[in-house]
């Protein structure tokens, strides 16, 4: 270096739920709170899931749609602390 990943040290993250705010909504973002995580850092590249403002059908219910969203579904890419076996 690469791989791996302890009941090791030393820090780090933070689902549910609640309050603010932002957003059309999915789902972000500080506080609080701790299911859990060895990359639960990072990046929508392939696959997959959510949403459907706007746009298109429809006489309407409503239907299709991603330039939106999930990195805590999978995969792949970049990076990184620590060092028993």
């Nucleotide at each position: 270096a690469c791989a791996c990943g302890a009941u090791a040290a030393a820090g780090g993250c933070a689902a549910a739920c609640c309050c603010g705010c932002c957003g059309a909504a999915a789902g972000g973002u500080g506080g609080g709170g701790u299911c859990g995580c060895a990359a639960a850092u990072c990046c929508a590249c392939c696959g997959g899931u959510c949403u459907a403002a706007g746009g298109g059908g429809u006489g309407a219910u409503u239907c299709c749609u991603a330039g939106g969203a999930c990195a805590g579904c999978g995969g792949g890419g970049c990076u990184a602390c620590c060092g028993a076996a």
Annotation
c-di-GMP-I riboswitch aptamer from a Pseudomonadota bacterium, 85 nucleotides, folded computationally. The sequence was found by an Rfam model in a public genome assembly. The coordinates come from a structure-prediction model, not an experiment, and the mean pLDDT is 89.